[in-house]
Molecule: SAM riboswitch aptamer (S box leader)
Organism: Pseudogracilibacillus auburnensis
């Protein structure tokens, strides 16, 4: 990097290093010298994957194999604003402004499995 999958309005900040940028990208709209990326220490959040327990189903001698729920945090993630909004299609609403709502696609991001 690509390919399947499964998630997205919750949640969870200090401090050092540093010195201008940053929220992926588009057009908004934000953050930011009361200090940006980055980085390193400490904390937190969270339950994707593990690990344990229960119950059920298959199955039935066990073993195993699925689901569900509880529980712990070893692996990862993540710790401004819903994935910050939005884009592309449809449907509805309102009444020519080219708005408002939904839904679903693209996109992206994170997990887990695969090349």
């Nucleotide at each position: 990097c690509u390919c399947u999958u499964a998630u997205g309005a919750a949640g969870a900040g200090c401090g050092g290093u540093g010195g201008a940028g940053g929220g992926a990208c588009u057009g908004g709209c934000c953050c930011u010298a009361u200090g940006a990326a980055a980085u390193c220490g400490c904390g937190g959040c969270a339950a994707c994957c593990u690990u344990c327990a229960a119950u059920u189903u298959u199955a039935c001698a066990c073993a195993a194999a699925a689901a569900u729920u509880g529980a712990a945090a070893g692996g990862u993630g993540c710790u401004a604003a819903a994935u910050c909004c939005u884009g592309c299609a449809a449907a509805g609403c309102g009444a020519u402004c080219u708005g408002c709502u939904u839904u679903g696609a693209u996109a992206g991001a994170u997990g887990a499995g695969a090349g």